[in-house]
RNA sequence: AGAGUUUGAUCCUGGCUCAGAACAAACGCUGAUGGCGUGCUUCAUACAUACAAGUCGAGCGAUAAACCGGUGCUUGCACCGGCGGAGAGCGGCGAACGGGUGAGUAACACGUAAAUAAUCUGCCCUUAAGUUGGGGAUAACCAUCCUAACGGAUGGCUAAUACCGAAUAGUGUUGAAUUUCCGCAAGGUUAAUCAACGAAAGGCCUUCGGGCCGCUUCUGGAUGAGUUUGCGUCCCAUUAGCUUGUUGGCGGGGUAAUAGCCCACCAAGGCAACGAUGGGUAGCCGGCCUGAGAGGGUGAUCGGCCACAUUGGGACUGAGAUACGGCCCAGACUCCUACGGGAGGCAGCAGUAGGGAAUUUUGCGCAAUGGGGGAAACCCUGACGCAGCAACGCCAUGUGAGGGAUGAAGCAUUUAGGUGUGUAAACCUCUGUCGGCAGGGAAUAAUGUUCGUUUCGGCGAAUUUGAAUGUACCUGCAAAGGAAGCACCGGCUAACUUCGUGCCAGCAGCCGCGGUAAUACGAGGGGUGCAAGUGUUGUUCGGAAUUACUGGGCGUAAAGGGAGCGUAGGCGGAAAUCUAAGUCGGAUGUUUAAUCCCGGGGCCCAACCCCGGUCUUGCGUCCGAAACUAGAUUUCUUGAAUAUAGGAGAGGUGAAUGGAAUUCCCGGUGUAGCGGUGGAAUGCGUAGAUAUCGGGAGGAACACCAGUUGCGAAGGCGAUUCACUGGCCUAAUAUUGACGCUGAGGCUCGAAAGCGUGGGGAGCGAACAGGAUUAGAUACCCUGGUAGUCCACGCUGUAAUCGAUGAAUACUAGGUGUUGGACCUGUUAACGGUUCGGCACCGCAAGCAAACGCGUUAAGUAUUCCGCCUGGGGAGUACGCUCGCAAGAGUGAAACUCAAAGGAAUUGACGGGGGCCCGCACAAGCGGUGGAGCAUGUGGUUUAAUUCGAAGCAACGCGAAGAACCUUACCAAGACUUGACAUGGGAGUGACCGCACGAGAGAUCGUGUUUCUUACUUCGGUAAGCACUUCACACAGGUGCUGCAUGGCUGUCGUCAGCUCGUGUCGUGAGAUGUUGGGUUAAGUCCCGCAACGAGCGCAACCCUCAUUUUUAGUUGUCAUCCUGCUUUCGGGCAGAGACCCUCUAGAGAGACUGCCGGUGAUAAACCGGAGGAAGGUGGGGACGACGUCAAGUCAUCAUGGCCCUUACGUCUUGGGCUACACACGUGCUACAAUGGUCGGCACAGCGGGUAGCGAAACCGUGAGGUGGAGCCAAUCCCUUAAAGCCGGCCUUAGUUCGGAUUGCAGUCUGCAACUCGACUGCAUGAAGGUGGAAUCGCUAGUAAUCGCGGAUCAGCAUGCCGCGGUGAAUACGUUCCCGGGCCUUGUACACACCGCCCGUCAAGCCAUGGAAGAAGGGAGCGCUCUAAGUCGUGAUGGUAACCCGCAAGGGAGCCUAGCGCCUAAAGUGAGACCUUUGACUGGGGCUAAGUCGUAACAAGGU
Repeated sequence: AGAGUUUGAUCCUGGCUCAGAACAAACGCUGAUGGCGUGCUUCAUACAUACAAGUCGAGCGAUAAACCGGUGCUUGCACCGGCGGAGAGCGGCGAACGGGUGAGUAACACGUAAAUAAUCUGCCCUUAAGUUGGGGAUAACCAUCCUAACGGAUGGCUAAUACCGAAUAGUGUUGAAUUUCCGCAAGGUUAAUCAACGAAAGGCCUUCGGGCCGCUUCUGGAUGAGUUUGCGUCCCAUUAGCUUGUUGGCGGGGUAAUAGCCCACCAAGGCAACGAUGGGUAGCCGGCCUGAGAGGGUGAUCGGCCACAUUGGGACUGAGAUACGGCCCAGACUCCUACGGGAGGCAGCAGUAGGGAAUUUUGCGCAAUGGGGGAAACCCUGACGCAGCAACGCCAUGUGAGGGAUGAAGCAUUUAGGUGUGUAAACCUCUGUCGGCAGGGAAUAAUGUUCGUUUCGGCGAAUUUGAAUGUACCUGCAAAGGAAGCACCGGCUAACUUCGUGCCAGCAGCCGCGGUAAUACGAGGGGUGCAAGUGUUGUUCGGAAUUACUGGGCGUAAAGGGAGCGUAGGCGGAAAUCUAAGUCGGAUGUUUAAUCCCGGGGCCCAACCCCGGUCUUGCGUCCGAAACUAGAUUUCUUGAAUAUAGGAGAGGUGAAUGGAAUUCCCGGUGUAGCGGUGGAAUGCGUAGAUAUCGGGAGGAACACCAGUUGCGAAGGCGAUUCACUGGCCUAAUAUUGACGCUGAGGCUCGAAAGCGUGGGGAGCGAACAGGAUUAGAUACCCUGGUAGUCCACGCUGUAAUCGAUGAAUACUAGGUGUUGGACCUGUUAACGGUUCGGCACCGCAAGCAAACGCGUUAAGUAUUCCGCCUGGGGAGUACGCUCGCAAGAGUGAAACUCAAAGGAAUUGACGGGGGCCCGCACAAGCGGUGGAGCAUGUGGUUUAAUUCGAAGCAACGCGAAGAACCUUACCAAGACUUGACAUGGGAGUGACCGCACGAGAGAUCGUGUUUCUUACUUCGGUAAGCACUUCACACAGGUGCUGCAUGGCUGUCGUCAGCUCGUGUCGUGAGAUGUUGGGUUAAGUCCCGCAACGAGCGCAACCCUCAUUUUUAGUUGUCAUCCUGCUUUCGGGCAGAGACCCUCUAGAGAGACUGCCGGUGAUAAACCGGAGGAAGGUGGGGACGACGUCAAGUCAUCAUGGCCCUUACGUCUUGGGCUACACACGUGCUACAAUGGUCGGCACAGCGGGUAGCGAAACCGUGAGGUGGAGCCAAUCCCUUAAAGCCGGCCUUAGUUCGGAUUGCAGUCUGCAACUCGACUGCAUGAAGGUGGAAUCGCUAGUAAUCGCGGAUCAGCAUGCCGCGGUGAAUACGUUCCCGGGCCUUGUACACACCGCCCGUCAAGCCAUGGAAGAAGGGAGCGCUCUAAGUCGUGAUGGUAACCCGCAAGGGAGCCUAGCGCCUAAAGUGAGACCUUUGACUGGGGCUAAGUCGUAACAAGGU
C1' cells in the first nucleotide's frame, strides 16, 4: 500500500467480497512445562448449607464452670469473700465503611469549570475554658401466668459514662439599636452595649505530686457531604405544540441550607424549529479497541461518581441512611404450624437448580496490607493475602546437537530410464533445558512482649509471630530416553500431482468448481503457513474518499425544488476613529491515581511490577496586541434605487369589429351514384344525395406576414381596433447614500386532463356502436358518435413543467449571423465603425470532463446562499399525518431478495434502416419434379435380426465402384479358449501339405496312406534351421463406447474478395488509421487523393486440356500422285510396291499483350467502337479453395488418448436377416403418344476395355444363348451392328399397332448353391396412365433439350455413378421485388450475437409483508372509589416517677395515647390514547433448469 467481481473487450460510476488488528469470547481437532493476568456478556431468575460485623468488664448490675481463701457444720454440702470471664442484659462506639450488581435513569445522573455572601460535618488536630451539686427510674434477675412456635402479660428488686432538674459561664445562640472595612447586590465583616437562653460523667493507674483515657462549651483546621450554575452528553419530526403549582410576586410554614419544597392570596405567565412535549434505547467517566490522523466503536477486569438490594410505599435512630446481611405496612413467592398464627430475602464468598454457545473450589489463613472495637494485650474481617480448576489471554522455554549416500527399505509417481520424500532415517560421537529421583534451602517480619537507659522525643538488648511452603532457588544422579499438531495448496493468496466420483456425493469468503481425463469434491503422496497451538463462527474498527471537517458529488451514471415574491437565518461595497465579543500572545489555577509515551530500576529474559518525567490538545482567572470578522460613530459613490427624454414588443385584462373555411337550414339547376380504403364494407342517396348557384344561421379558430424573430419569472402568448395596465432597453444629467444577494418555513402563479354550478356546442373527438383486418383483434384502418374541447365563476397543483444544466456577482482568446436603441467633422445611397441590452451558431485558444461534449448565455476560474444524492429491486409502495368534493396530491419506510443495476464510448452481429454493387437471385425463355407404374434411398412400422453411420441448404441412386453363400459388422443354433493373426520360453514329434474312407448341418472329430533340410559325426547320435503338436505365462483380439479427448481426410459459406501484420500517428483505453474517399474492375483489379509508409496470405498469372499454325518422327496410322499384279457388270474394287502431300498420332515451338487506330475520361486507371487475326479484351473448360465459421461429418477406411470385455463385447461354422410392408418423403427410369409407334432398307462417331481376359469366322437355336477356338498382352485382333437420322410401307386419335406394370408357362447364363433373394429370353397376359393442385428444380451456347456408346465395381447382377461423342435451340427490357453475398453508413436493451433479447396475466411451490370482523397481552398517563403503615396537625378519651404549688389529699405544667383531619403505596373501577402478538379471508411483492396465453419493449421492433 491494495486486490477480486458488471463487459466480447474498454473507461467511468457504483455496490458486494477479501487480505490487517483486536476480543471477558464460544465451537472442532490436538495438547509438554513455567510465570503473570482473566473467568455468568444469558434469567435484577429461584435459592439448600456454612461463613461474610462486631467489639469494649479500664461505663454498669448480676453471675455459670474452674481455682484460692474463710465461715457454718449434717464431712460433703451450704454460705461469704477473692480471682476469672462464658452466654445473656443495660450502656458506648461501629454497623451509612468495606464487598456486590447495572434493573432503573436521557437527568445537574455523569464529565469539566465555577458558586456556596444559602449549608452541615462523629471519630482526628488545634485555641480558650470547665468537669459543681442533687434526683427519680429501668432491663437483667425473681415470682405468677398465656402461647404449638415467635414471643408476651402482670407484680416485685437493682446499677451506670443510661435519664432529669438546679448552679456557674465567655469571644457561644437569638433579639434590639450603633460602628469599621469590604462587596455589583441581597449582604458580609469588625468593635463595643443591653436583654433573654444554653453545659458536663465518669473510669483506670498512682510514689498521692499527679498521669492517662473520657465528658461539656467555644475558636480555627482537616476530612467527608448537601445544594446551585455555565458548557458538553444517543436515535426518531411518520412525536409540533407542551404546561395550572404551571411561571412570577407578597406573606407564612419547612429544611443543616436556597427554592412552589409546601400553603393562602395576587398577576398570566413559562418552554419550543438553536427541536419543547412524547416515544425508543442506555448507568456516566478515566480509559479500552481500531485508525496516518480526524474520527468510529465500546464502557469486562483496575480507579472516580451515581443508582439499586424480592416488588412498591414509609418513616425511626443517628454526625451521617430514607439503611444489602435494621424496623413498619402492602403485593408475589418459599418454608413452619397444634390452622389461632409465625419465619424469610446470596445483585457478599463458595455452592445448587434453571436459562444458555458459554464462565471456576461448598479450599487455606488473618503471616502481610487495610478496616471496626478496645488504654492495651487482643478479638472480628469470604475486604485482603494465597492455593485449586480452565491453553481463556499475553509472555518465556523445550520436544535435541554434530557427523552420516549405497542417496537403504517403505510409500508416491513415472516417458519404466528414473524422480520425490531425503541427511531425513538407520548408524557413530556428544549435550542435559523441562520432566523424574535424591540432598540442601530462603526472602516476604515491620510490629508485639520483657529488660535496661533516657533530656520523656526516643535509644539499646533479648525474645516471639509464615497461610502460601519444604514453595522459589541451588547442587547431584540416570537417561535422547517421556514431550507436535492444526489449517491450507483454482484466482485473490505462499504452496501440485495420482487415484476415486461423474451436475451425483459434495465444496464455497467473493468470483465460482462438479455432467468420465476435476491442481476447486473425497483419499494418498508431496508442498506452504503458523506452532502448544491451529482453524471456524460471532462482534468492532480498518481498508471504505462507501456520509467526504480533514476529504465526495448533482447535463447523460443516484441527485437542481415547475416558477416567482418574500419572513427568520446566512453572507455582504469604499474611507476614518473608538471598543475588545470572536482572534492572537504571555502568566497562573485546575486537568485524581492507574493507563499510553520517554528515561531508569526489579523478577535469569520477557510478559509483569516499581520509581521519575513528559503528556492530558480542555476549562477558569489576570495582563497585553488591534491586522481581520464583529459592535458603535462619522463620511463616500462605484452596488442598488428614483426623477427627465425617447424606444421595441404574439407581455396581461376587458370591450367592440372583420373576412376565409367547415357544418346545418331554405330555394334553384341536375341525375345515379356519393363516400371511404392497401382492397373493401358499414354509412348517405330516386322521399333526389354527391356536384353546382343564391340566400340565411351558428360556433370555433385566426391562412399569407412567420424568421435559429419578439415578449414574459415560469406555465405560456399570434386577425383588427379602442380602453386600462406590468416589465424591459437606450441617452444625458440630477438625487438618496449600501437602502444589497440568497432565502428554511410561508404566500402567489402554474400546460393538458379531471371535478362543481350555469351557459354554449360548428368542427374535432376518450367512452360506446357498427364495418374491416386477423389464428384471435376488447387495437392500428374506415363510418358514426357522447362526455370533453369554448365562455363565466370556483377547485385540482401535477408533466420528459427539459437547456434533463438553481439564483447572484466578478474574471478568463476569438469569429459569424440576427434583434432593440444611441453615437461618429466615417460615408452620407446601400453601408462601415464604436458602444449598451437580448437571441442563436462555430470553435482541439486556454481550461474542464469517464467519454459524449461544454466553452464570456460555461459543464472554465472563484465567492455567497438555497435545494437534492449515497447499489439494484421491493417502492414513490405500505402505515400514519396534512390537503382535496372526488380523482388524487404532498410527506414517505421496513421485512425480504440480487451481485450486480447503470453511464459513455469500441469492435462485431442484426434490422419488416439507408446508399452503392454482384450472382440462373428475380425477370425473359426452354425442359422438368410434384399426379401414374416401376427402380432406388430414407423415415415409420414390423421382426429373433430387419447391423451401423449420414439429418435444412451442406442426410435421403449418400458411406455402398455393385448384401444369393462370402461380404457381414445383426439374429438363432452348434463349437474353441494363448486363441483365426504377431513376438518370446520349455517339452515333444519329423514332417506340414496332400489323398482316401466314416460320423456330422457344418465347423470339427476319427481312421488309414505318405513322410523334412543342412552341417558335424566315434554312424549311436548331436547342433542349427523349418514345420507341427502340447504346457504355463507375458499377451493377442474387439466394426465395443467417446468425432464433445484427437490426428488425418472431407463438406459448407465460396472461387465470395476478402483476412492480416510491422513501423509511425491519433485516443486514458478497448481500439482507430492503413483497408475510408473520387473513379474503375470479374477481383482490396488498377489509378488519383489522403498521417500514413510498406509488407504478407488470398485475386490474377505460372500448370493441364480444347481451338490455329510451324517443325521433327512415319508403324500397327494415312493414301493425293506415280508404278505393278489380280478381278470387273468397265463405274470401280482388292493386293503389292512406294510415299509421308493430307488425316492422324505425340514431342518441341509460335501465337493474344488493350500491342495498334479513333472517341470518352482528370493529359490517369479504364471503358466504348474499329482494324488485323484461327482466336480479342480472363478465348472455352479443368486443377487450384485466404483468415476463419458450423464443438459440421467420419473412432465403421486408417491412426490414436482414455474407458470397457477377456471360456467373451474375442474366434470358427450352418441357417436366417440387411430384400419385411398399412403408410410418408427424396432422387430417378418408362410413359401418357402422330415432331409418334411399328416393319423393311441405307448412313455417320468418340472415349475406352481385354490373358483365370476380349473372343472372330462358320454352324445350331424364334431368342437369351450354345458349339467352335482364328486372332490379340493390342493405333495391328476382339468387345463393335452406334442410336437419334435418311428413304419407303402401315397405323389415324382410340386406353389404341400408345403404354408396358403385373401374372402364368417354358427356357438361357453365371455360380457349391438362384426358395427366401439374380439377370436375361420366348409365348401368353396387358394395371395405372390422356401432360399432372399448392408448390418447386435445372439451364445463358456447342449450353439446355434429345440420342445412343464405353468404363469402374463385378462369377453373375446398373433405370445409379464416372466418362464419350451425335443432333442441336429459345431468351436476357432490366435490377422494383424474392433468395444469397460484398462495401460504406445509421440504430441497438443483441455478444450463445434476431433461431437474439425480453414483458405481463394465469397455473404450481416456498418466503417475508400490508389490510381485516375480532381476540390476547403490555407499559404509561388521567378521573373516581377505598384506604395500610407512617410523618405532620389536632387531641375534649385514657394514662402519667423526676419540675412547681400544697402538711397531706390533690392540683398544675409537660409528656404519651385512643380518636379525628390532610397526604398517600397497593387494590378496585371507568373512559380513552399508544405499542406488541394473533386472526377466517383478502391485497400486492420477492424467489424458484426446461408449464400456459399472447408478443408490449430493444432495429423505423413492424402503429
Molecule: small-subunit ribosomal RNA
Organism: metagenome